[in-house]
Context: one part of a larger RNA
RNA sequence: GAAUGAAUGCUGGCGGCAUGGAUUAGGCAUGCAAGUUGAACGAGAACUUAACUUCGGUUAAGGGAAAGUAGCGAAAGGGUGAGUAACGCGUGAAUAAUCUGCCCCCAAGUUUGGAACAACAGUUGGAAACGACUGCUAAAACCGGAUGUGGAUAUAAGGUCGCAUGAUCUAAUAUCUAAAGGAAACGCUUGGGGAUGAGUUCGCGUGCCAUUAUGUUAGUUGGUAAGGUAACGGCUUACCAAGACUAUGACGGCUAGGUGGUCUGAGAGGACGAUCACCCACACUGGGACUGAGACACGGCCCAGACUCCUACGGGAGGCAGCAGUGGGGAAUAUUGGACAAUGGGCGAAAGCCUGAUCCAGCAAUGCCGCGUGAGUGAUGAAGGCCUUAGGGUUGUAAAGCUCUUUUACCAGGGAUGAUAAUGACAGUACCUGGAGAAUAAGCUCCGGCUAACUCCGUGCCAGCAGCCGCGGUAAUACGGAGGGAGCUAGCGUUGUUC
Numbered sequence: 001g002a003a004u005g006a007a008u009g010c011u012g013g014c015g016g017c018a019u020g021g022a023u024u025a026g027g028c029a030u031g032c033a034a035g036u037u038g039a040a041c042g043a044g045a046a047c048u049u050a051a052c053u054u055c056g057g058u059u060a061a062g063g064g065a066a067a068g069u070a071g072c073g074a075a076a077g078g079g080u081g082a083g084u085a086a087c088g089c090g091u092g093a094a095u096a097a098u099c100u101g102c103c104c105c106c107a108a109g110u111u112u113g114g115a116a117c118a119a120c121a122g123u124u125g126g127a128a129a130c131g132a133c134u135g136c137u138a139a140a141a142c143c144g145g146a147u148g149u150g151g152a153u154a155u156a157a158g159g160u161c162g163c164a165u166g167a168u169c170u171a172a173u174a175u176c177u178a179a180a181g182g183a184a185a186c187g188c189u190u191g192g193g194g195a196u197g198a199g200u201u202c203g204c205g206u207g208c209c210a211u212u213a214u215g216u217u218a219g220u221u222g223g224u225a226a227g228g229u230a231a232c233g234g235c236u237u238a239c240c241a242a243g244a245c246u247a248u249g250a251c252g253g254c255u256a257g258g259u260g261g262u263c264u265g266a267g268a269g270g271a272c273g274a275u276c277a278c279c280c281a282c283a284c285u286g287g288g289a290c291u292g293a294g295a296c297a298c299g300g301c302c303c304a305g306a307c308u309c310c311u312a313c314g315g316g317a318g319g320c321a322g323c324a325g326u327g328g329g330g331a332a333u334a335u336u337g338g339a340c341a342a343u344g345g346g347c348g349a350a351a352g353c354c355u356g357a358u359c360c361a362g363c364a365a366u367g368c369c370g371c372g373u374g375a376g377u378g379a380u381g382a383a384g385g386c387c388u389u390a391g392g393g394u395u396g397u398a399a400a401g402c403u404c405u406u407u408u409a410c411c412a413g414g415g416a417u418g419a420u421a422a423u424g425a426c427a428g429u430a431c432c433u434g435g436a437g438a439a440u441a442a443g444c445u446c447c448g449g450c451u452a453a454c455u456c457c458g459u460g461c462c463a464g465c466a467g468c469c470g471c472g473g474u475a476a477u478a479c480g481g482a483g484g485g486a487g488c489u490a491g492c493g494u495u496g497u498u499c
Base pairs, nucleotide, nucleotide: 001499002498003497004496006495007494008493009492010491013371014370015369016368017367018366019364020363027326028325030324031323032322035072036071037070040069041068047062048061049060050059051058052057079282080281081280088206089205090204091203092202093201094200095199098198099197103194104193105192106191107190108189109188110187111145112144113143114142120135121134122133123132124131125130150177151176152175153174154173155172157170158169159168160167161166181186207254208253209252215245216244217243220242221241222240223239224238225237226236227235257279258278259277260276261272262271263270264269284305285304286303287302288301307318308317309316310315335361337360338359339358343357344355345354346353347352374404375403376402377401384395385394386393387392410435411434412433413432414431418426443488444487445486446485447484448469449468450467454483455482456481457480458479464471465470
């Protein structure tokens, strides 16, 4: 000098665009953050209309709330960086060792039966959470049979191809293997291909410490067999062998999410990894599986633990590293706001519903950028202040005065784009027009040298200053005040950190 997710002292007019819990991955009151489908299914409250009525109500038609079965979603989106020195990440390859819901294309099919369980009704246990028993019922929920275009497995054969294990095609036999309806739109089943997404493997790169080395390792290294997985594999198990890694740094310890990038620098390099984007990991702590195309699942389940809460003491409930918010810790970091109008996501045929994603508004000079706080004229160089050699000098065209202007702010009127077939939270916002009036708007630091800027008074090695050199003991341009000056400017100094 540049930079900063900054903090702090003094000061503070406006706008635009960004950014804002870096510390306790410490604890959390309250509200919201994941639902949706009646065009899969049964049942159906309130309410409306009509008829009847013993005036209590009943019946019929409509209506469709709240629950329930079932489907899809809930594995996305959002948060955090604790762990991880690792195929975690980056980059380049491999998968002839793999899977892929919804979506697209192609081929074929969609047949016949059955038994239940919720809801509901009744009885009943419990303080509650939540159950138990009996009975009834529907379906695209569940379970048989049929069919088999096809597909899978086994058997043996041939063709084509490949860098190897091998891949692919062909006809044959045996065994196994589908479906769901809906009034229709639309769905469902089997197979092949695509797209997308994911799993796995490998080359290279990716911190510090040798004051961590006759070191590390027993499923350890390899083989055979079996099991397991979507899939290769000690992934797991049994048996056999005794291997495997290591100064090209094993093992151990410390630190750390990685990258695109950011800051600095002429560059080489150094430091960093907030916001935004990609990947990874985590969801009170540890472990586990279930469901599913996909999880070993932030707002699912089970077990254990710590903590908090309810309890009728028998037993239960919870998880903000989602958005706000709270107390705590801290130098320090915002509203318990509006809307689904736009973009996107889930469900739905659609209307639509949900969406603290998102879009907006609020707070903060936290940063960057822009604008303003007036312009011209004005000498008797006014008054006052300060200095003085007492003549004057300086503040200083500065002020006043005169002539103008109206950015911003204020008042009044109009009023968008974003979205159009319709729908605007923002918002009567941006912007435009008119009006009045210099009106509403300047500070901070420094002045010994480095370093731009000097005098007086006070103090007297005191009080104090200080980044370094150093200043102060009676004439201090270095302390404190004043006048004057220099620099930057809605900021200016200080502190921390990086180059």

Record summary:
The part of an RNA shown here (small-subunit ribosomal RNA, 5' domain) has 499 nucleotides and comes from an uncultured organism. It matches the Rfam family "Bacterial small subunit ribosomal RNA". Its family is annotated with ribosome and structural constituent of ribosome in the Gene Ontology. The full RNA is in RNAcentral, with records from ENA and SILVA.